The RNA shown here (c-di-GMP-I riboswitch aptamer) has 85 nucleotides and comes from a Gammaproteobacteria bacterium. The model forms 95% of the base pairs in the Rfam consensus.
[in-house]
């Protein structure tokens, strides 16, 4: 530079869950919390997921629909600590 990633050593990140808040929801934020993770650092570029205010069906209820969501669902893309090759 490029590859592996069993072990080590310095570390980091935080799933459920809980309190606040923000949102139509899915979820997102901050606080605790720690299942786990060699990228569980970033990106919404493809596929599949979630939600459905809004809009349309359709008739009184229900289905569609992302311009919303999510990187801890896989891929790609970038950037990176130690070791070994």
């Nucleotide at each position: 530079c490029a590859u592996u990633g069993c072990a080590a050593a310095a570390g980091g990140c935080u799933c459920a869950c809980c309190u606040g808040u923000c949102g139509a929801a899915a979820g997102g934020c901050a606080g605790g919390g720690u299942c786990g993770c060699a990228a569980a650092g970033c990106u919404a570029c493809c596929g599949g997921u979630c939600u459905a205010a809004g809009g349309g069906a359709u008739u009184u209820a229900u289905c569609c629909u992302a311009u919303g969501a999510a990187a801890g669902c896989g891929g790609g893309g970038u950037u990176a600590c130690c070791a070994g090759u």

The sequence was found by an Rfam model in a public genome assembly.